[in-house]
Molecule: Lysine riboswitch aptamer
Organism: Sporolactobacillus vineae DSM 21990 = SL153
RNA sequence: AAGCAGAUAAGAGGAGCGGGACGAAUCAGUAUAUCACCGGAGCCGGGAAGGGCAAUGAUGGUCUUUGAAAGGUCAACUCGCCGAAGCAACGGUUUUUUCCAGAAUCGUAUGCUGGGCUGCUGCCGAACAGACAGCAGACUGUCACUGCAUGAUGAUGCAGUGGAGCACUUUUCGGGCU
Numbered sequence: 001a002a003g004c005a006g007a008u009a010a011g012a013g014g015a016g017c018g019g020g021a022c023g024a025a026u027c028a029g030u031a032u033a034u035c036a037c038c039g040g041a042g043c044c045g046g047g048a049a050g051g052g053c054a055a056u057g058a059u060g061g062u063c064u065u066u067g068a069a070a071g072g073u074c075a076a077c078u079c080g081c082c083g084a085a086g087c088a089a090c091g092g093u094u095u096u097u098u099c100c101a102g103a104a105u106c107g108u109a110u111g112c113u114g115g116g117c118u119g120c121u122g123c124c125g126a127a128c129a130g131a132c133a134g135c136a137g138a139c140u141g142u143c144a145c146u147g148c149a150u151g152a153u154g155a156u157g158c159a160g161u162g163g164a165g166c167a168c169u170u171u172u173c174g175g176g177c178u
Base pairs, nucleotide, nucleotide: 002178003177004176006173007172009170010169011168014082016081017080018079019078020077023074024073033065036062037061038060042053043052044051046100047099048098049097085113086112087111088110089108090107091106092105093104094103095102114140115139117137118136119135120134121133122132124130142163143162144161145160146159147158148157149156150155
């Protein structure tokens, strides 16, 4: 002096990721309630136990009147960001009369996924919306290798192939290694 490794700080990928309140559409003329009738023995969330209702007519069905809400979604706004975040597994808490199951939420030096889009399949869902998972397709960002061109002793552009985010680019640092 240069390089590698380590730590720190700041960044980039764009139809980028997630949260929030307001509003809107959908949910839906549905659930619930009510009037009149039909009907006649079981019914009450997915299962079990227990409990409750019911011949003083339940569950169910038709008609009249009334008539939601939650979850999910959306343009803009706002907040936090670039393993942003999502899913799986495990654990905790809540929900339910109890248990199982389910749902919601929190956590993890656990595992997978660089990212968005399109199509198909599955699942959740009222849904032909949308979320999630898998597969396929091209696209895109990044790095490595190869080739070509420009060139100069630095690097850039294009094309092809491949890899993964504890990655990549840049700055700074004690000075660990060569």